[in-house]
RNA sequence: GCCGGGGUGGCGGAAUUGGCAGACGCGAUGGAUUCAAGACCCAUUGUCGCAAGACAUGAGAGUUCGAUUCUCUCCCCCGGCA
Numbered sequence: 001g002c003c004g005g006g007g008u009g010g011c012g013g014a015a016u017u018g019g020c021a022g023a024c025g026c027g028a029u030g031g032a033u034u035c036a037a038g039a040c041c042c043a044u045u046g047u048c049g050c051a052a053g054a055c056a057u058g059a060g061a062g063u064u065c066g067a068u069u070c071u072c073u074c075c076c077c078c079g080g081c082a
Stems, first nucleotide, its partner, number of pairs: 001081007010026003019065001027045005046055003058074005
């Protein structure tokens, strides 16, 4: 340099003929239980904000009423070829 795959909350990982972003699990916090802890059970858990509300799928742009999803450029990671 060329080809292929990937980038989503604290972590793993869903959601695609374009239509409620973050299901589910782990973790964390609080509670219940226990002499205490572990396990089990219940509730909460993206960011900013007093609130109303705003923002959030690697970055930017395009198409569209509407983009995590389609198109283009770039950045990063993994694999292959040279």

Overview: The RNA shown here (transfer RNA) has 82 nucleotides and comes from Candidatus Kaiserbacteria bacterium CG_4_10_14_0_2_um_filter_50_16. It was read from a public genome assembly. Rfam family: tRNA. By type it is a transfer RNA. Its mean pLDDT, the model's own confidence on a scale to 100, is 80.